Model confidence (mean pLDDT): 81 of 100. This is a predicted structure of a 76-nucleotide RNA (transfer RNA) from a Candidatus Odinarchaeota archaeon. The sequence is in RNAcentral, with records from ENA. NCBI's taxonomy places the organism under Archaea, Promethearchaeati, Candidatus Odinarchaeota. Its Rfam family is "tRNA". Rfam classes the family as a transfer RNA. Rfam's curators write: Transfer RNA (tRNA) molecules are approximately 80 nucleotides in length.

RNA sequence: GCCGCUGUAGCUCAGUUGGGAGAGCACCGGACUUGUAAUCCGGAAGUCGGGGGUUCGAGUCCCCCCAGCGGCUCCA
Numbered sequence: 001g002c003c004g005c006u007g008u009a010g011c012u013c014a015g016u017u018g019g020g021a022g023a024g025c026a027c028c029g030g031a032c033u034u035g036u037a038a039u040c041c042g043g044a045a046g047u048c049g050g051g052g053g054u055u056c057g058a059g060u061c062c063c064c065c066c067a068g069c070g071g072c073u074c075c076a
Base pairs, nucleotide, nucleotide: 001072002071003070004069005068006067007066010025011024012023013022019056027043028042029041030040031039049065050064051063052062053061
């Protein structure tokens, strides 16, 4: 330099053919318990890496950029 993959909640991740942004763990509150843990109930938490475009509508499609991981050193 080129190619591919990944980036979504604090962490690990799902999100199908463009239309509801979600799960588990963690956290907060409550129930239970002599108390803790476990269990059960409830809750909060999101610039979907950044910007732009297409569309009635974008996590999803297109372009540019950033970060991480992996591969290539063939052509010119």